[in-house]
Context: one part of a larger RNA
């Protein structure tokens, strides 16, 4: 120096564990905010630097209800101290809630700085200190004074509208794709759009919308590349239908034109006004508010070995017996507990608040026949038509549907739309006004579940985590868990400055000693023995 065998040191893999994360599934619930939200600054504890809690009434007030024996957070310790006269704790309600913040008296480099008009305190005093109002914008009150009301602004994601890229992809690229996506920007609802046929269909028919599954990766589009892609049908979930405009009649107001209001209507086997006849009962809704019940927002009851024995630090393990069960779900507890603890199946429970559901219910809205047909209505700058651009799966194509910038421009039921150019016969439907639960989407809260993770995994985050750190800013963005059943955390002696260590002591273990479970490898020594 090699090599082996044995013992360490570092390191922190690995195994066990889980406080914490992911996914669903069911229930509820879907805003908050000028009565200042959302998020901040800055303070409040005997001791307080971080969190968590609060607001000058500051780890808390006050009621009102649970609860029943300890408290005074995390957090030791001291010190003070509070509780059965019911404390800490749990839960309705209320009260206070500095300053910034839409911030809203005026400004401002947020968390500061300065009024102005009134009251009040107190003063020599208008210096002070405290309460009120003082911003803009809309809208009602007949007015630009006054005043009374709403808005502003936040929020994870679902929704509707507007605008609307580009990397890609086509193996280059333009048409195309990516995609009506991401981005922006407005607007909202607990849901949102949609929605009661100018449908679909096709010799038969069906009957609002929405969702899924299925038709189907089919028909179809497509530098017929690359790609994109339905629908009718059928099967399910939900289920609901409704109300105006116009004709006419009557008020009012208007010199014409006409304008408002009531009353009439409101439909496709056309209907409706108008004229005759005939019905005044039936169902139906919206509804302050009262009752019951039900649920949330504290909780309470809740069966069975205080068995024996062995091993063991520790018994829940074993052996041997018993017992309960509407309860053998689950955690705890010194190893693996139905009968130790919390629970569990089951019952119960609410002064406050709130929701739902039922019934009552001041008022208060709608509602029907049948004959007849001469007249008169039936949503107009709209439906078609040209041009140009968009949606439809459908890229101008043979393009029918639809939406509309331009420019043109009908008919009122013998009408008038569509059935993928177009025309006929047939069919089916009635446009140019409106509202509309559920079925579905998303998200938070509670419960529950997992051939999900288990600390380089699972959330960026299991410990002060969107924190330390970086960065002018926008933004970026970690690391780090495990003594033990129990601190019983090493009195006390030795050696050192002192760290460390060696004894004693605790403990089942101290090679479990806080750098504290296991303790792999690289690395790094120490022995011993063989060799060079």
């Nucleotide at each position: 120096g090699g090599c082996a065998c044995a013992u360490g040191g570092u390191g922190g893999a690995u195994g066990c564990c889980u406080u914490g994360g992911c996914a669903c599934u069911g229930u509820a619930u879907g805003g908050c905010g000028a009565a200042g939200a959302a998020g901040g600054a800055c303070g409040c504890g005997g001791u307080u630097a971080a969190c968590u809690g609060c607001g000058a009434a500051a780890a808390g007030c006050c009621u009102c209800g649970g609860g029943g024996a300890g408290c005074u957070g995390u957090a030791a310790g001291c010190a003070a101290g509070c509780u059965u006269a019911g404390a800490u704790c749990c839960g309705g309600g209320g009260g206070u809630a500095u300053c910034c913040g839409a911030a809203u008296g005026g400004g401002g480099c947020a968390a500061c700085c300065c009024g102005u008009a009134u009251c009040a305190g107190a003063u020599a005093a208008u210096a002070c200190u405290g309460g009120u109002a003082c911003a803009u914008c809309c809208g009602g009150c007949a007015a630009u004074a006054g005043u009374c009301g709403g808005a502003g602004g936040c929020a994870a994601a679902c929704g509707c509208g507007c605008u609307g890229a580009a990397c890609u992809g086509a193996a280059a690229c333009a048409u195309c794709u990516a995609a009506g996506u991401a981005a922006g920007c407005g607007c909202a609802g607990g849901a949102a759009g949609a929605g009661a046929a100018a449908g679909u269909a096709a010799u038969a028919a069906c009957g609002a919308u929405u969702u899924c599954c299925u038709g189907a990766g089919u028909a179809g589009c497509g530098g017929c590349g690359a790609g994109c892609g339905a629908a009718c049908g059928g099967g399910a979930a939900a289920g609901a239908g409704c109300c105006u405009a116009a004709a006419c009649c009557a008020g009012a107001c208007u010199u014409a034109a006409g304008u408002u209001u009531g009353g009439g209507g409101u439909a496709g086997u056309g209907g409706g006004a108008c004229u005759c006849a005939g019905u005044u009962g039936u169902c139906u809704g919206a509804g302050a508010u009262u009752a019951u019940u039900u649920c949330a927002u504290a909780g309470a009851c809740g069966a069975a070995c205080g068995a024996u024995a062995c091993u063991g630090g520790a018994a829940a393990g074993u052996a041997u017996g018993u017992c309960c069960g509407c309860a053998g779900a689950g955690g705890g507890u010194g190893a693996c507990a139905g009968g130790c603890c919390c629970g569990u199946a089951g019952u119960c429970g609410a002064a406050a608040u709130g929701a739902a559901a039922u019934a009552a219910g001041a008022u208060u809205a709608g509602u029907a026949u049948g004959a007849g047909u001469a007249u008169c209505c039936c949503g107009a700058g709209u439906a078609g038509g040209c041009c140009g651009g968009g949606a439809c799966a459908c890229g101008a194509g043979a393009a029918a549907u639809c939406c509309u910038g331009g420019u043109u421009g009908a008919a009122u039921c013998a009408g008038c739309g569509u059935g993928g150019a177009c025309c006929a016969u047939c069919a089916c439907g009635u446009a140019a006004g409106g509202c509309u639960a559920a079925a579905u989407a998303c998200a938070u809260a509670c419960a529950g579940u997992g051939a999900c993770c288990g600390a380089u995994a699972g959330u960026g985050a299991a410990g002060u985590a969107g924190u330390a750190c970086c960065g002018u800013g926008a933004g970026g963005g970690a690391a780090a868990g495990g003594u033990g059943a129990a601190a019983a955390g090493c009195a006390c002696c030795c050696c050192g400055g002192g760290a460390g260590g060696g004894g004693a002591g605790u403990g089942a273990a101290a090679u479990a000693g806080a750098a504290c479970c296991u303790g792999a490898a690289a690395c790094c020594g120490u022995g011993u023995g063989c060799u060079u």
Description:
A computed fold for a 532-nucleotide part of an RNA from a marine sediment metagenome, annotated as large-subunit ribosomal RNA, domain I. The coordinates come from a structure-prediction model, not an experiment, and the mean pLDDT is 83.